[in-house]
RNA sequence: AGGUGAAAAAGGCAAACCUGUCGAAAGUCAGGGACGCAAAGCUUCCGGUCUAAGAUCAAGAAUUUUUCAAUGAUUAUGAUAGCGGGGUUGCUGGA
Repeated sequence: AGGUGAAAAAGGCAAACCUGUCGAAAGUCAGGGACGCAAAGCUUCCGGUCUAAGAUCAAGAAUUUUUCAAUGAUUAUGAUAGCGGGGUUGCUGGA
């Protein structure tokens, strides 16, 4: 001079659940609350998962060539960064 890197301290976030909020839903947000988290900060670029309002199709009904649409199927343009990967920013200390 460089590398690896334990503990401690300070500070941070906040699952389930409860109340309210927004939403078709998944879920979000706010307050309470702590299961956990060293990126549980930010970002949907990739994969996964959840939801299906709208759309399409099917079946059905009315009607007569158009309309409706309980129900079923498909679908993300919705959600999840506390599902994983990638990108990006970043706090403390030096046994």

This is a predicted structure of a 95-nucleotide RNA (c-di-GMP-I riboswitch aptamer) from Parashewanella spongiae. Its mean pLDDT, the model's own confidence on a scale to 100, is 80. The RNAcentral record of the sequence draws on Rfam. The organism belongs to Parashewanella, within Bacteria. It matches the Rfam family "c-di-GMP-I riboswitch aptamer". Gene Ontology term of the family: cyclic-di-GMP binding. About the family: GEMM was predicted in a large-scale screen for bacterial structured RNA regulatory elements.